This is a predicted structure of a 543-nucleotide part of an RNA (small-subunit ribosomal RNA, 5' domain) from an uncultured bacterium. Model confidence (mean pLDDT): 87 of 100.
Context: one part of a larger RNA
RNA sequence: GAACUAACGCUAGUGGCGUGUCUUAGUCAUGCGAGUCGAGCGAGAAAGCUUUCUUCGGAGAGUGAGUAGAGCGGCGAACGGGUGAGUAACGCGUGGGUAAUCUACCUUUGAGUUUGGGAUAACACUCCUAACGGAGUGCUAAUACCGGAUGUGGAGUGGGGUUUUCGGGCCCUACUCUAAAGGCGGCCUCUGCUUGCAUGCUGUCGCUCGAAGAUGAGCCCGCGUCCUAUUAGCUUGUUGGUGGGGUAAUGGCCUACCAAGGCAACGAUGGGUAGCCGGCCUGAGAGGGUGAGCGGCCACACUGGCACUGAGACAAGGGCCAGUCCCCUACGGGGGCCAGCAGUCUAGAAAUUUGCACAAUCGUCGAAAGACGGAUGCAGCGACGCCACGUGGAGGAUGAAGCCCCUCGGGGUGUAAACUCCUGUCAGGUGGGAAGAAGGUGCGGGUGCUAAUAUCACCCGUUACUUGACGGUACCACCAGAGGAAGCUCCGGCUAACUGCGUGCCAGCAGCCGCGGUAAUACGUGGGGAGCAAGCGUUGUUC
Numbered sequence: 001g002a003a004c005u006a007a008c009g010c011u012a013g014u015g016g017c018g019u020g021u022c023u024u025a026g027u028c029a030u031g032c033g034a035g036u037c038g039a040g041c042g043a044g045a046a047a048g049c050u051u052u053c054u055u056c057g058g059a060g061a062g063u064g065a066g067u068a069g070a071g072c073g074g075c076g077a078a079c080g081g082g083u084g085a086g087u088a089a090c091g092c093g094u095g096g097g098u099a100a101u102c103u104a105c106c107u108u109u110g111a112g113u114u115u116g117g118g119a120u121a122a123c124a125c126u127c128c129u130a131a132c133g134g135a136g137u138g139c140u141a142a143u144a145c146c147g148g149a150u151g152u153g154g155a156g157u158g159g160g161g162u163u164u165u166c167g168g169g170c171c172c173u174a175c176u177c178u179a180a181a182g183g184c185g186g187c188c189u190c191u192g193c194u195u196g197c198a199u200g201c202u203g204u205c206g207c208u209c210g211a212a213g214a215u216g217a218g219c220c221c222g223c224g225u226c227c228u229a230u231u232a233g234c235u236u237g238u239u240g241g242u243g244g245g246g247u248a249a250u251g252g253c254c255u256a257c258c259a260a261g262g263c264a265a266c267g268a269u270g271g272g273u274a275g276c277c278g279g280c281c282u283g284a285g286a287g288g289g290u291g292a293g294c295g296g297c298c299a300c301a302c303u304g305g306c307a308c309u310g311a312g313a314c315a316a317g318g319g320c321c322a323g324u325c326c327c328c329u330a331c332g333g334g335g336g337c338c339a340g341c342a343g344u345c346u347a348g349a350a351a352u353u354u355g356c357a358c359a360a361u362c363g364u365c366g367a368a369a370g371a372c373g374g375a376u377g378c379a380g381c382g383a384c385g386c387c388a389c390g391u392g393g394a395g396g397a398u399g400a401a402g403c404c405c406c407u408c409g410g411g412g413u414g415u416a417a418a419c420u421c422c423u424g425u426c427a428g429g430u431g432g433g434a435a436g437a438a439g440g441u442g443c444g445g446g447u448g449c450u451a452a453u454a455u456c457a458c459c460c461g462u463u464a465c466u467u468g469a470c471g472g473u474a475c476c477a478c479c480a481g482a483g484g485a486a487g488c489u490c491c492g493g494c495u496a497a498c499u500g501c502g503u504g505c506c507a508g509c510a511g512c513c514g515c516g517g518u519a520a521u522a523c524g525u526g527g528g529g530a531g532c533a534a535g536c537g538u539u540g541u542u543c
Base pairs, nucleotide, nucleotide: 001543002542003541004540006539007538008537009536010535013389014388015387016386017385018384019382020381021347026345028343030342031341032340035075036074037073040072041071048063049062050061051060052059053058082300083299084298091225092224093223094222095221096220097219098218101217102216106213107212108211109210110209111208112207113206114148115147116146117145123138124137125136126135127134128133153178154177155176156175157174158173159172160171161170162169163168182205183204184203185202186201187200191198192197193196226272227271228270233263234262235261238260239259240258241257242256243255244254245253275297276296277295278294279290280289281288282287302323303322304321305320306319325336326335327334328333353379355378356377357376361375362373363372364371365370392422393421394420395419402413403412404411405410426484428479429478430477431476432475436470439466440465441464442462443461444460445459446458447457448456487532488531489530490529491528492513493512494511498527499526500525501524502523508515509514
């Protein structure tokens, strides 16, 4: 000099864009943060309103409404969001391998979607329990569950051929095993009864078995990745082999047996510290430092362990076990875990609102309309940072007053003020007022499927209706009027800037050198000056 997730002191007008618990991976009250689908399924209220009867207590019907709230089932909940504790490791970075692998939804493509069955929740009744919850009996549905058929195919075993990067690919063949689910809409061309309808046809969304792709993931390897030798030896599933198990898959990953290996001064093992990277800061560069925010990867979710479900987890707002802490209890037993968004207490020099909205983007579900989303978009608070703007402009005296200095002649503050003429940014007031909106619904047209001018899907158009949290914000116009808006540090040298008084090695200053003991440009204060400026200094950290 530059930089900061900064803090402290003095000061403080406006706006935009960023950013905000570095300490306690400490404790947490409260609310919200993951749902959705009735076009998978069965069932299905109430209040209110209308009305009929009435013994005036009430009863019934309709509507509310196939709505609400539950239940079965599907998909999602493994994403998104947080944190950096652990980890010196194939964790990360980079480059490869997988002939050792998996991949829901999505895209392309081939084939199919046939025939049966038994349950169970919800519900009703009975019962146990303080609660959380639970038991029994009876009824019912499905795209829930379980059989049979078929097998384009696929899998397994055996045989043959071909090719190869040699645990692989492709082709032929024998035996065995192996699938499904329907929903919604339209129509009468075919079939059936001949009115019209559906077991028929058709559109669409699904379902099943394959092949390929895309995406995502698993595993393996080369190289790189802090300090310490005042850590020198370490290792028994250890190193390798064979058989077996396990996994989607290789492998001591696990196991039985066999062998005795494996690593290390090119630093093993131990100890300390630490998430890694793109980047960021500094620097002419080389390098040094760092890993806040944003992006990628990893790890974790009160502490430790475990599996279940599932395409995917050994799962932050799922489960089980053990433990700490907190809460409820009828003492038998139960419930909880903010390193999600706000917020609380504590710690600390130190860090925000228990805000608004799904309008946009994106995600999940849904055929769609749409629903949900503390992701996200915004607003609030903090000069915490960067950037921009303002606090007025022009004229105005050999130069007012005041104050300061003086050799008493004068000099300085100083065009500074007053005064004159202007301007109108920002703040204030009044009025107008966005972009961010693409879509969605309706209507019209075209193309495709089809028997079809139906339906449906896609595309195009549209003079129709409709969607904005921010926000009556940005912005624009007008009104008034210089009015409301400047401080901080320094002035001995380094280092730009000097004098008076007070003090008298005192009080004090100080980054280094050093000032102060009676004329201190170094302390305190007045005047004057220098620098930066809504900031200026100090402290801390890095180069």